[in-house]
Context: one part of a larger RNA
RNA sequence: CCAGAUACACAAGGGCGUGUGGGGGAUGUCUUGGCGCCAGAAGGCGAUGAAGGGCGUGGAAGGCUGCGAAAAGCCUGGGGAAGCUGUCAAACAAGCGUUGAUCCCGGGAUACCCGAAUUACUGCAUGUUGAAUACAUAGGCAUGCAGGGCGAACGUGGAGAACUGAAACAUCUAAGUACCCACAGGAAAAGAGAGCAAAAGCGACUUCCUGAGUAGCGGCGAGCGAAACGGAACCAGCCCAAACCGUCGGCAUGUCCGGCGGGGUUGUGGGGCUCACAUAUGGAGUUACAAAUCUGACGGUUAGAGGAGCCAGCUGGAAAGCUGGACCACAGAAGGUGAUAGUCCUGUACUCGAAAACUGAUCAGACUCCGUGAGAUACCCCGAGUAGGACCGGUCACGUGAAACCCGGUUUGAAUCAAGGAGGCCCAUCUCCUAAGGCUAAGUACUCUCUGGCGACCGAUAGUGAAAAAGUAGCGCGAGCGAAAGAUGAAAAGCACCCCGGAAGGGGAGUUAAAAGUACCUGAAACCACACGCUUACAAGCUGUCGGAGCACAUUGUUGUGUGACGGCGUGCCUUUUGCAUAAUGAUCCGGCGAGUUACCGUCGACGGCCUGGUUAAGACCUUCAGGGUCGAAGCCUCAGGGAAACCGAGUCUGAAUAGGGCGUUUUGUCGGCGGCGGUAGACGCGAAACCUGGUGAUCUACCCAUGGGCAGGUUGAAGCGCGGGUAAGACUGCGUGGAGGACCGAACCCACUAAUAUUGAAAAAUUAGGGGAUGACCUGUGGGGAGGAGUAAAAGUCUAAUCAAACCAGGAGAUAGCUCGUUCUCUCCGAAAUAACUUUAGGGUUAGCCUUGAGCCACUACAUCAUGGGGGUAGAGCUACUGAUCUGGUUUGGGGCCCUUCCCGGGGUACCCUGCCUAACCAAACUCCGAAUACCAUGAUGACUAUCUCAGGAGUUAGUCCACGUGGGAGAAGCCGCGUGGUCGAGAGGGAAACAACCCAGAUCGCCUGCUAAGGUCCCAAAAAUUUGCUCAGUCAGAAAGGAUGUCUGAGUACUGUGACAGCCGGGAUGUUGGCUUAGAAGCAGCCACCAUUUAAAAAGUGCGUAAUAGCUUACCGGUCGAGUAUUCAUGCACCGAUAAUGAACGGGAGUAAGCAAAUUGCCGAAGCAGCGGGCUCACAUUGUGAGCGGUAGGAGAGCGUCCUGAUCUGCGUCGAAGCGAUACCGGAAGGAUUCGUGGAGCGUUCAGGAGUGAUUAUGCCGGAAUGAGUAACGAUAAAGCAGGUGAGAAUCCUGCUCGCCGCAAGCCUAAGGUUUCCUGGGGAAGGUAAAUCCGCCCAGGGUUAGCCGGUACCUUAGUCGAGGCCGAAAGGCGUAGACGAUGGAAAGCAGGUUAAUAUUCCUGCGCCUAUUGUGGAGGACGUUGGGUGGAUGCAGAUCAGGGAGUUGGUUUUCCCUGUACCGCAAGGUCGAGUCUUCGGACGGUAGUCUGCUGAAUCACAACCAAGAAAAGCCCACAUAAAUAUGACCGUACUAAAACUGACACAGGUAGGCGAGGCGCGUAGCCUCAGGCGCUC
Repeated sequence: CCAGAUACACAAGGGCGUGUGGGGGAUGUCUUGGCGCCAGAAGGCGAUGAAGGGCGUGGAAGGCUGCGAAAAGCCUGGGGAAGCUGUCAAACAAGCGUUGAUCCCGGGAUACCCGAAUUACUGCAUGUUGAAUACAUAGGCAUGCAGGGCGAACGUGGAGAACUGAAACAUCUAAGUACCCACAGGAAAAGAGAGCAAAAGCGACUUCCUGAGUAGCGGCGAGCGAAACGGAACCAGCCCAAACCGUCGGCAUGUCCGGCGGGGUUGUGGGGCUCACAUAUGGAGUUACAAAUCUGACGGUUAGAGGAGCCAGCUGGAAAGCUGGACCACAGAAGGUGAUAGUCCUGUACUCGAAAACUGAUCAGACUCCGUGAGAUACCCCGAGUAGGACCGGUCACGUGAAACCCGGUUUGAAUCAAGGAGGCCCAUCUCCUAAGGCUAAGUACUCUCUGGCGACCGAUAGUGAAAAAGUAGCGCGAGCGAAAGAUGAAAAGCACCCCGGAAGGGGAGUUAAAAGUACCUGAAACCACACGCUUACAAGCUGUCGGAGCACAUUGUUGUGUGACGGCGUGCCUUUUGCAUAAUGAUCCGGCGAGUUACCGUCGACGGCCUGGUUAAGACCUUCAGGGUCGAAGCCUCAGGGAAACCGAGUCUGAAUAGGGCGUUUUGUCGGCGGCGGUAGACGCGAAACCUGGUGAUCUACCCAUGGGCAGGUUGAAGCGCGGGUAAGACUGCGUGGAGGACCGAACCCACUAAUAUUGAAAAAUUAGGGGAUGACCUGUGGGGAGGAGUAAAAGUCUAAUCAAACCAGGAGAUAGCUCGUUCUCUCCGAAAUAACUUUAGGGUUAGCCUUGAGCCACUACAUCAUGGGGGUAGAGCUACUGAUCUGGUUUGGGGCCCUUCCCGGGGUACCCUGCCUAACCAAACUCCGAAUACCAUGAUGACUAUCUCAGGAGUUAGUCCACGUGGGAGAAGCCGCGUGGUCGAGAGGGAAACAACCCAGAUCGCCUGCUAAGGUCCCAAAAAUUUGCUCAGUCAGAAAGGAUGUCUGAGUACUGUGACAGCCGGGAUGUUGGCUUAGAAGCAGCCACCAUUUAAAAAGUGCGUAAUAGCUUACCGGUCGAGUAUUCAUGCACCGAUAAUGAACGGGAGUAAGCAAAUUGCCGAAGCAGCGGGCUCACAUUGUGAGCGGUAGGAGAGCGUCCUGAUCUGCGUCGAAGCGAUACCGGAAGGAUUCGUGGAGCGUUCAGGAGUGAUUAUGCCGGAAUGAGUAACGAUAAAGCAGGUGAGAAUCCUGCUCGCCGCAAGCCUAAGGUUUCCUGGGGAAGGUAAAUCCGCCCAGGGUUAGCCGGUACCUUAGUCGAGGCCGAAAGGCGUAGACGAUGGAAAGCAGGUUAAUAUUCCUGCGCCUAUUGUGGAGGACGUUGGGUGGAUGCAGAUCAGGGAGUUGGUUUUCCCUGUACCGCAAGGUCGAGUCUUCGGACGGUAGUCUGCUGAAUCACAACCAAGAAAAGCCCACAUAAAUAUGACCGUACUAAAACUGACACAGGUAGGCGAGGCGCGUAGCCUCAGGCGCUC
C1' cells in the first nucleotide's frame, strides 16, 4: 500500500420527535370608560358666608354617594304608581306603603367647624363730635350701601426671558411667545372721522374671503411682512362741556365762586344772541340714545302621558336562528331579553301635558318721553400745561432711515373759525376732516358645565394618569412626582353529603349545556415536568445541510412520518467598515408595544372634467341622518412680449441707423383628487451636557443671633502676699502662702492620624485595635436668621437635605445635536461612488462626474478594428551639439608663480597653478545634435445598432483597499504616505493557492446521480498518469544574504608532460665571505647599501625556524627512483556551510531517493465556466416562436402579499358551532392561502372600491412573564447554653423550674423630643418574623390614660416673626411705629402610704398648701468665669440592739445570712409604729428606736481675674386700704430611651438631660460582682 474481519446488549445522564400536564397571560370576542366633533342651553358662585376641605350622620365596622346635631333626611305644590328602607353587598334586625309610600320635578326649612373668614379692613354717602388754632380743617365716633375670595379657556392692560435660527456671533430672530401680575365680561376690546382717498369718490366699529407672500422692512443676511379698493357677515346711532337765560347758596362783595334748571352738540361750519312762525296729529321707548313698574297673551325650560303590529313547527340547555303561514309601518333608530326579534320588553314616528318656579331682542295694554323755520350781524362760545417744538425712547409690516402718523419721559409751549389738523421729510395750491369729554347692540373668541346627536376614533401595554376605594397606593423635608389592577355562568344553581388531613388542600358524590369552581371566558410562547419512539459512552462540535443504512409508527396501496449509525461540505446574526468568525458594537429567552406622519405652499408625473378659456373663495339658499345640491366672478391662472425704466407693442431693446444682433411672434391652458420630491412647521424615532422663567428647601450641613446644659480624677505651681536675707533706698534673693494657664496626663464628650476587616457590607463611610483635643478659637440641646450667580465659608471650590465650578421642582420644551444607535412583508429590472472645484472646509455640505425612470433626437453622434495623414520631445540614446557635472593621457596653446643665468635684451628649467587644443572614459527631473512604442487629432472603410447626445423627475456617493506597471516622498524600509494607467475586492458566489476580501482561473435565473474544459493537479488522505532523457544525496525538494569551500555534472582556456611531468622517497644544496656599513656582537636570516663573482648537475651575498653572536634544521634549485597525465583559470547546472528566541510547527499530513529538480511526449481529473435536456421571468422582434438577457451594496423603477376599519356585493357563512388557539402528507414563484380534525362558544368572511395608529430579532429600547448563576452565597456582632416538666396535631426556639453564661456610668432606673395604641386581657396562625413557632411590637375582638399644687394655656418677656395707621415700590409686594405673637429663660402652691390585668405627686386614705380690682412711682426681680471655703443633704460601711432564717450529712454553732434601727421638739417630752376593743366619737396598747467612720448635694457669702457678664412680668413698698365671702377651668398624662424615634429592614450606626451601689483603686478608668436586666429569632 491492497484486500478481508470488526458482532450483540445496556442508558444514570444527554439529543430529536410525539403525547399528556403544569406555569404564564398573549390572542380572539366583549365594554361599564375614554377621545374628538356638531347643535342647543348656560356662561358664573360668594359677607343671605362661596369654591374647597375637616368632622359627623345609617340598627350594623369601612370606602363611595347623599345629607348636616331637624344630619341616606324635614315641610309643601305637582307628577307617578305598588312596592320600598342609595351603592360596594348578600343576609339579618326593625319598619313604611292604595288614608298613595319609595321614586321624579318646582318651592321652602335646617344647614356643625375651617376656609375671603370678617367683632377686621377699604371706599362712598349721611349724621354727629372735634385738636394744634378764633372760625374752620385734620382726626374720631355712629349708621347705611358696596368691595374682598374662588373659577377651564377666551379678553384688555402692566411687566417680560432664554434655548433656538442666522450652519460661529453682537444688530436681527425666537417673541411681545413662555412665565408672573392686575382687572373685567358673557363675551371682551373697538366704535360714530381733526378717517380713507385722489380730481372720482366713500361714509362708525368688528369678523371672514381677497388683495398677497404683493408694496415694503431687513448685518438688504437669516428672516419679517402690511394697507386701501373689491366680495361677504352684521348693521344703530347718540349724550355732555361751553356761550346765553333763570333760580338758590356762599363768602374774600367781584367783570367772583358753587349747586340746580333751561339752552345746546355741529364741518355744504355749528351754536348762543336777535326776529318771526308753526304745532296735537304723529313718533319713540326700558341693550346705548331719560327712566320706573305692572298685567295679560303667546312661546321655551325644569317632572311626565298616549303610542300600531306574530304565531306554529324543527334543532337546541335556551330561539330572536331555520322552515311555513300572517300583520303593522308618519313607527324597519337603538338597546335589552338564555344565539341573530319591525310585531316579547324599554322605546321609536306622531300627538298631548304644569299647581309652582324661571325665562323671551315676541305681541297687546297700562305707563313714560319727544318736535320747527328764516334772516341779519360778526358781539360771545366751540374741550390748555392741551396741540406743536427740542432731546430720548416705544409702537406702527417700517431695524433712524428722507420717516410722516400714534404713544410716553424730560423741557418748552400756541391759536378759537380771517381758526386748527391731515393727505408718509418739507413747502405751495387743492382736497378731506374738526383733537385735547363720554356711551353704544349685532356679526367675532372660548367651553370648567348641562342636554341631545354623531364618528372609515380606542378597545384594557390601547383610549384620559385614572373602565376598579385614582390624583388612590407609594416616594420626597418640601415644591412636587405618581402606578398596577376589567370578563365564572343564561341563572349562584358558588359543590349538600361522605372520606384523608390540625388546617390548607385533595378524592368521591351532586349542580350545570359545559366545571366554566370565586387563583374562575378563550388560554399562545418562554420555562418546568412525566410517558413513549428513535438515538448516544474512542468521540472534537456556529450543531446545520447534502447523501444515507437500520429501527419504530401510519397507510388498501403508490408511499408517508419520526429518528439518524456513517460519509461529504461548512468560522452565528446585526451594525459599522477599505476590510469582521473576529479577540470591534448590540442582544439572557418568550409575549405585547415600538420609528418617513399630518397641515399648508411649491414643483414634476400619470389620470379625470371643461377648453380660449378654466375655476370659484368667504358667504347665502335648499335638503330626511350621514351627506349632497344650487347660487356666489370678488379674486386667481392663461390669452403678448421686449426693455433697468419711461415706454412701445407682434414686436421690442441696443444703436446715429430703416443696419446687424438679442429676446419674442408661428398657441394650449386650467381645475380636481392621487403619486414622487422640496419648503415651513418637532417633521423618521430615541438620546445630551446646558440656557432661561416661576417657585420649594438651612429638620442635613457652614456661619450668625437668643436662651439653657456639660467637662471623673490626678499633676504642675505664674502674678500677688507674708516672713527672713540684702540695699542709703531700691534692685535682687531664700522659705512659705497663693492658685494662674488657648499649661500637663487622662475618662465622659468631641474629632478622625494609622492599620486590618468590610467593599452583591451589619452599615450608600462602619467595626476592631491603637491615635488627637479634652477650661477652651471647647462640646452640646431648644428656638430663630439669611438661598441659587445667591447664601455661608479660620478658604478645601468646602457646605447649602445621601445632589454642588452654580441645589431641587415644574415650565419654555418634542431646546438644539454637521454626532452615535435603531428603522418592521415579498418578488422583478437596472445599478453606483469613495473623484474634481469651492467651503472657519477636511468623519459636514453645494455644483459637476458616475446610477436610475420618462420623453425626445435617427445625425456615421459615440465606440471598436484596420488603413492613410498629422503634430509632439516622453522611454531610450547622446554630449568634439548646447548648459552644467566629471575622470585619464598627451600637448612648445596662452598666462602666472618659483628656481638658475644675466649689465641690458633675453635665455634655460619646472614632480607648481590656471587655461586652450588633441585623445580616451563618463553623468543629468528642471541638458538635447537626436528620438521611439503607446496615447491623441483628422479622414476613409468595416463592424456594431442607440450604447452617444438633449430635456425632465428621483437618487446615492465625495473614509476606499490590495495587486501589476510608470513615478514622487521615505532609508531605492513598511500590510508606509501620495500621483498616473489597468485589474480585483468594495457590491462577487464557484474552482485553485492546506486554511487565506484585494493573487490565478472564472462572472451564480432555477432543476438534472449528463458531457467538455480553465487555473491547478494526477502515491494515500483526495477525483485523475504513464513513458523517455538527464541532474540532485542535501530529505535539497519543503524559507534566507554577504561570504566560504579539493561536493558534483557540463563547457571553454592556459602551462608542464614517455627528451618522463605532478606527488612521494633517496641524495646534493658549495666557494670568495663572517660582502660592506652599522654594532658590544651582526657570520644568508636587528637595520642600511649593494646584490657581484666562482665551482657546479644544481645551490639565493639567501624562503622560513633558530643562536648573545656562531652553530644547527629547512626551502628555492639539481640528480636518481617511479611511469601518465599534472597544475591552474574562467563560465554554467544541482547540491554544502553560513542557519541562534521565546507553548510544537518553514511539503497541509502520511510517506517519498522519486512520489524531488530540469526537459519532452501522450492521456486523464478538475468550476455555479462552456455544452446538453427541462422549467420560470425580462426585453426586442413583425409576433405566437425565435433571439438576447436574468451576481449585486448605496440607490432608482415596477408588480404584488398580509393586517385593521368603511361602503357596496355574494339577497354569503354561523349553536347541525364564528373568531381565536393546537395539529395537518394540500396549493402557489415569494410575501402567503386553503382543507380536515381537536379545542372553543358567538360572531365572521368572498369580490370590487376606499381609508390607514398597517408588517420587528437587534435602538446598553419600554412593559410583563420565565430562565441561568443555584439548591450555591447568606440567615446581621463568637454574651452560651443544658436538663426536666407543661401545653399542643406538631416543640432546640412558647410557659414553668433548676443549673450555666453576659452587662452592671449599663445591655439597670427615670424623663424631653419623636412615634401614635406599639400598653393590658382573651382568641388566631394565611401573610409579616431572614428557618420553625403552640409565640410576637403580627392578625381579630374587648378594655385601658382621672390633677387648683407634675408640665402647658388662662402670666412675662429674648433672638426673631406678624404688623392698624405710616413710608416706599410697574403690579405682586418690601420696610416698619403702636400693638400682638414668640421658651431654650423669669414666675403661686403636695407629700407619704395604699390600690388596678393595664393610670396614678392625677383614684383612695392621711396630713398640708396656694390663689381676688385698676393706675402711677420706687425698690427689686437681675444674672460672667475661675478658685478655695462654708454647709452637712444623701449614700455606703462597720458596730449596737431588735426581729427572722440556716444548721441534723466530714467540720464549724456566743457562728453565719436577711431586714429594720422612724418623726416632731432647744429640752422635758410627745407623736408614729404590729394590733386589740368600740357606744364609731374614740380608747387601749406599745420592743429596739443607739454610735462611729467615710462620702460631701443644694445653699451661702468671699476672693481673684478680664473678655466686664438678657429682658419683662409676677412679687414687695408708698400714694390709698379696709372688710368679707368665694373660685379653682381647659390641654397633656397609656406605652416606647431602641425591635416602637432617625437610618428603605425586628439594621453592629446616630439620639439632649437626671439617678447611677460594693471590693481593689486617684478615679464616673480598668477588672470582678449588688439591685435590675439579658443569652442578641435558625
Molecule: large-subunit ribosomal RNA, half A
Organism: Planctomycetota bacterium